[in-house]
């Protein structure tokens, strides 16, 4: 790269620095952003490896390997039920289940 398995509506600064565009990618949406976002540092968070509790875990730590610190993965794209509204066999709004699509860890080639 790719494959499996889990998790993805909880948390996490009144800090300093930079200076303009960010929210993953493409389309629609809604949002942060000169009161200063995004990103770098420090701090934090949380607990998948990892450690310890005689074994254990639904317990506990948090030194080391990630990881993450607007918004549900920010929302919505595929398919299904349900309800309503047009209307005529179809459209469109809301919800709610699944999938795909990403991200994270673990392991495997």
């Nucleotide at each position: 790269u790719a494959c499996u398995u889990a998790u993805c509506a909880a948390g996490a600064g009144u800090g300093a620095c930079c200076g303009a565009g960010g929210g993953a990618c493409c389309a629609g949406g809604c949002c942060c952003a000169a009161u200063g976002a995004c990103g770098u540092c420090c701090g934090g968070c949380a607990a998948c490896c990892u450690c310890c509790u005689c074994u254990a875990a639904u317990g506990g730590a948090a030194a080391g390997g990630u990881g993450c610190c607007a918004c549900a993965u920010c929302c919505u794209g595929c398919a299904g039920a349900a309800u309503g509204a047009a209307c005529g066999u179809u459209u469109c709004a809301u919800u709610c289940u699944g999938a795909a699509a990403g991200a994270u860890a673990a392991g495997u080639c």
Model confidence (mean pLDDT): 82 of 100.
The RNA shown here (SAM riboswitch aptamer (S box leader)) has 109 nucleotides and comes from Bacillus methanolicus.
Lineage of the source: Bacteria > Bacillati > Bacilli > Bacillaceae > Bacillus.
RNAcentral records the identical sequence in 2 taxa.
The RNAcentral record of the sequence draws on Rfam and Ribocentre.